[in-house]
Molecule: c-di-GMP-I-GGC riboswitch aptamer
Organism: Sulfurovum sp.
Parts: sequence; structure tokens; C1' cells
RNA sequence: UAUUGAAAAGCCAAACUCAGCGUGAGGUGAGGACGGAAAGCCACGGGACUUUUAAUUUAAGUGAGCCGGGUUACCAAUA
Repeated sequence: UAUUGAAAAGCCAAACUCAGCGUGAGGUGAGGACGGAAAGCCACGGGACUUUUAAUUUAAGUGAGCCGGGUUACCAAUA
């Protein structure tokens, strides 16, 4: 550096519950573990969702645990 994830260490934390925040999608903290080898980070492409509207477009947002892409990185094995 590349490939891989059997074991181990460590890490994250779905649903749900409680308390705040937001019109909302959602987010934060605590509890809790369905899972995860990037479930670290980035809204770049597609898709999803929210607000607004009679509806669509536009616009403003959410979401990285939907699929790609970019970027950085721990442990172990092999080359």
C1' cells in the first nucleotide's frame, strides 16, 4: 500500500420511554440495544421526507442507519 473481516479490544446506537427544542420532516440529553467494519465526516448525483400552495414548479429545509460518490481513520489476518 492492497484485499478481507474468523477472533479479541475499543467505538457507534434502531425501535421504544422520559425531558427540552422546532410549524414540520427532524434534532439534543438520559435510559435502552435492532443492528453496524466506516452506523466517522461531506447534501456532490439519484431517490425519500417536511414547510409553503387548490395543485405543480420554484424556494427554504430534513435526512450520511436509502443507494452511489468524495474524504479521513482504529484493530486483526493475508499478500